[in-house]
RNA sequence: CCGUGCUGGGCGGGGAGCCAGCGGUGCCCUGUACUCGCAAUCCGCUAUAGCGAGGCUGAUUUCCUGAUUGAGGCGCUUGUCCGUGGGACUGUUUCCGGCUGGCCGGCGUUGAAGGCCGGGUCCUGUGCGGCAGAAAGCCACGAAAUCCGUCAGGUCCGAAAGGAAGCAGCGGUAAGUGGGCCUUUCUGGGUGACGCGGGGUUGCCUGGCUGGAGCUGGCGGGUCGGGGGUAAGCUACGGGCUUUCGUCGAUAAAGGGUGCACGG
Numbered sequence: 001c002c003g004u005g006c007u008g009g010g011c012g013g014g015g016a017g018c019c020a021g022c023g024g025u026g027c028c029c030u031g032u033a034c035u036c037g038c039a040a041u042c043c044g045c046u047a048u049a050g051c052g053a054g055g056c057u058g059a060u061u062u063c064c065u066g067a068u069u070g071a072g073g074c075g076c077u078u079g080u081c082c083g084u085g086g087g088a089c090u091g092u093u094u095c096c097g098g099c100u101g102g103c104c105g106g107c108g109u110u111g112a113a114g115g116c117c118g119g120g121u122c123c124u125g126u127g128c129g130g131c132a133g134a135a136a137g138c139c140a141c142g143a144a145a146u147c148c149g150u151c152a153g154g155u156c157c158g159a160a161a162g163g164a165a166g167c168a169g170c171g172g173u174a175a176g177u178g179g180g181c182c183u184u185u186c187u188g189g190g191u192g193a194c195g196c197g198g199g200g201u202u203g204c205c206u207g208g209c210u211g212g213a214g215c216u217g218g219c220g221g222g223u224c225g226g227g228g229g230u231a232a233g234c235u236a237c238g239g240g241c242u243u244u245c246g247u248c249g250a251u252a253a254a255g256g257g258u259g260c261a262c263g264g
Stems, first nucleotide, its partner, number of pairs: 001264006009057003012030004020046005034054005063257003068252001072248004079241008089233002091230010102219006114210008122199006128192002131188007138179004147172004155164003
């Protein structure tokens, strides 16, 4: 130096979290680097820190270490944006009340406010009128017979004089029918510039007396207090990006290290 066979080792790693601590299952990053069983209200171990069983590779470009590199995570911090919530304070907006002041009007010595008296409007009763309805009076028609009067003719009684009943007709009347501009009575009402009486006095209108200078409307201010809205400032939490610092750290990687046996 070469060949053969072994063994060590390797067959992924890391972060946060959990844990007395170390690993694992689970989540995340990197990335493709055996298999099976156990395992988060957990599974196993003890500083030598997964346990148990099996397989491949095998001293190497493959194992160990590693200047340098720095994916990614976690924590502190700076700034900014977004979302959600709060509403003491500043701001803003609105409503109510008090105080104060300005501007523009209206009425008023042809008489304000206030006070007193009266009337109307309002309610109710009643009288009168009017409208509607009904009834009666009035006019006309109207009983063949069972209303009245008068009863032609005719009939009956009588010797006669005369008398009796009584149809038609005529007149009137009853029940009833029709008319109606008129009169009377009764009833009714969301009837009436009407009269009388009672009631009522909130509001409006109106008249008189007293009184002797105010009464009243609108718009905008200032300030104080109270209620409501808004959430720009403020504040709490969460998230995105970002700054500083710290920490762990995959990957790559110069270089370095690296066992035994046999044979040639």

Predicted 3D model of a 264-nucleotide RNA (Bacterial large signal recognition particle RNA) from a Chloroflexota bacterium. The gene name in the source record is ffs. The prediction has a mean pLDDT of 80. Rfam family: Bacterial large signal recognition particle RNA. The literature on the family includes a 2003 paper in Nucleic Acids Res by Rosenblad et al., "SRPDB: Signal Recognition Particle Database".